[in-house]
RNAcentral holds the full RNA, with entries from SILVA. This is a predicted structure of a 535-nucleotide part of an RNA (large-subunit ribosomal RNA, domain I) from a bioreactor metagenome. Its mean pLDDT, the model's own confidence on a scale to 100, is 86. Its Rfam family is "Bacterial large subunit ribosomal RNA".
Context: one part of a larger RNA
RNA sequence: GGCAAUUGGUGGAUGCCUUGGCGACACCAGGCGAAGAAGGACGUGACAAGCUGCGAUAAGCCUCGGGGAGCGGCACAUACGCUUUGAUCCGGGGAUUUCCGAAUGGGGCAACCCGAUAACCGUACACUGAACAAAAUAGGUGUAUAGGAGCGAACCCGCCGAAUUGAAACAUCUUAGUAAGCGGAGGAAAAGAAAGCGAAAGCGAUUCCGUAAGUAGUGGCGAACGAAAGCGGAGCAGCCCAAACCUUUGGGAUUUAUCCCGGAGGGGUUAGGACUCUCAACAUAGAUACCGAAAAGGCUAGGAGAAUCUUCUGGAAAGGAGAGCCAUAGGAGGUGAAAGCCCUGUAACUUAAAGCUGGAUUGGGUCUGGGAGUAUCCAGAGUAGCACGGGACACGUGAAACCCCGUGUGAAUGAGCGCCGACCACGGCGUAAGGCUAAAUACUCGGUGUCGACCGAUAGUGAACAAGUACCGUGAGGGAAAGGUGAAAAGAACCCCUGUUAGGGGAGUGAAAAAGUACCUGAAACCAAUUGCCU
Numbered sequence: 001g002g003c004a005a006u007u008g009g010u011g012g013a014u015g016c017c018u019u020g021g022c023g024a025c026a027c028c029a030g031g032c033g034a035a036g037a038a039g040g041a042c043g044u045g046a047c048a049a050g051c052u053g054c055g056a057u058a059a060g061c062c063u064c065g066g067g068g069a070g071c072g073g074c075a076c077a078u079a080c081g082c083u084u085u086g087a088u089c090c091g092g093g094g095a096u097u098u099c100c101g102a103a104u105g106g107g108g109c110a111a112c113c114c115g116a117u118a119a120c121c122g123u124a125c126a127c128u129g130a131a132c133a134a135a136a137u138a139g140g141u142g143u144a145u146a147g148g149a150g151c152g153a154a155c156c157c158g159c160c161g162a163a164u165u166g167a168a169a170c171a172u173c174u175u176a177g178u179a180a181g182c183g184g185a186g187g188a189a190a191a192g193a194a195a196g197c198g199a200a201a202g203c204g205a206u207u208c209c210g211u212a213a214g215u216a217g218u219g220g221c222g223a224a225c226g227a228a229a230g231c232g233g234a235g236c237a238g239c240c241c242a243a244a245c246c247u248u249u250g251g252g253a254u255u256u257a258u259c260c261c262g263g264a265g266g267g268g269u270u271a272g273g274a275c276u277c278u279c280a281a282c283a284u285a286g287a288u289a290c291c292g293a294a295a296a297g298g299c300u301a302g303g304a305g306a307a308u309c310u311u312c313u314g315g316a317a318a319g320g321a322g323a324g325c326c327a328u329a330g331g332a333g334g335u336g337a338a339a340g341c342c343c344u345g346u347a348a349c350u351u352a353a354a355g356c357u358g359g360a361u362u363g364g365g366u367c368u369g370g371g372a373g374u375a376u377c378c379a380g381a382g383u384a385g386c387a388c389g390g391g392a393c394a395c396g397u398g399a400a401a402c403c404c405c406g407u408g409u410g411a412a413u414g415a416g417c418g419c420c421g422a423c424c425a426c427g428g429c430g431u432a433a434g435g436c437u438a439a440a441u442a443c444u445c446g447g448u449g450u451c452g453a454c455c456g457a458u459a460g461u462g463a464a465c466a467a468g469u470a471c472c473g474u475g476a477g478g479g480a481a482a483g484g485u486g487a488a489a490a491g492a493a494c495c496c497c498u499g500u501u502a503g504g505g506g507a508g509u510g511a512a513a514a515a516g517u518a519c520c521u522g523a524a525a526c527c528a529a530u531u532g533c534c535u
Stems, first nucleotide, its partner, number of pairs: 001534009015520001016484002020455002022452007029444002031151002039100003042055003046078001050074002061094006070082003105114003120148002122145007155186001156184004166173001170220001196203002207234005217225002238436003241380001245266009272378003275373005285368004290364004297357004302350002308323005324341002326330001332344003385409007395421001416431005471478002491519001494506004
């Protein structure tokens, strides 16, 4: 020096564990904000750095309920207090709530400065008031204002709108009307009661699911894109104006007969209506999506809740043995090992001063007939249509309809008009140019409950721990590591070694200290010592 074994050290794998995650289902909730939000800064404790709570009334104040012996958060020490005159704690309501932040008196390098009651927009009213002579309007000023502004996970509607990519290159095409950006709303949104569908002697608002169907089609007929009717389901709900006509009111014109314009009421709404005639009827009826009241039930604390002992092993019994009991409760967790009957609970039951929800029921409001006639009147105009240019339709200009937009042109009036995939005929379907409408559908920042052939600390969230922390970066941004003594601190009095509050040896605790806080188990690499063999 090498090899091997043994004993230790180092190290933190493995096993076991779980306070944390992940996913699913059901229900709830679906908003907060100028009455100042979300989010922060700074404070606030006897001692107080961090987290949590709170706000100069500052780990809290008041009140109403619950609860019943301890309490002063995490946080296990000291001091000092509170509490059966009911504290701490849990729930409802209220008070307080610095400064910044939409931030809103002005400024500003957010959490500050100046200052003194005060932003801006909208709406209403009042006073004023141009261009332009008058009037009017725009504008201005004042007053009032619980309207708006900002934040929020996805879902929804609209505006705007890529590229990587695919086409084995690439330009039409595709990715895709996707991502990103912007605006707006709701608990859902959007759509919606046919100027529909499309070939049926038919159907009868919308939405969603299945199918039709990867069909019919579209397509450098490449890549690729890709219906609809119908059928089966979920869920169902239909309505209101404009106009004709009647009444009335204000203004204007006027040939004093009336006419025009505006407002209000009635009427009326596509089984068209007005109008004329007629029948039935007012209602003690029916409907209601509007405005109120409101029962049961539910939510926000809780209450009560059955049944086991002996013995053995052991540090400890819930384990073994023996003998019992309860069960609408044998879910689960804890307890010194493995407990239906020890504890917390669980099943079934029960409860609210206050607030919320819920809507049975009820009050008000609102709405609601039929027939015949068809001479007259009405039925949404810069609209429909057309031309050109685009878009959207599964449909890329194509034979390209239907639908939407821009520019231009520009009808008809129910014997009308639109559509039925160029166009025409015949035959059908519908009634545009006004509006509202629940449910079935989409989503989950959040709350409650339950569950898992989900993870178990290099896993599972980035985060089981002071985690979006430490740290890095001018910044946008990036972003960790880090869990486990023991049943109980019983956390080692006292003695010794020593320069030593280091470390160790005794003693003591404990079942165990080879469980000593560098603490469960404690693998390997690696280090040392001892022994053997080889050189």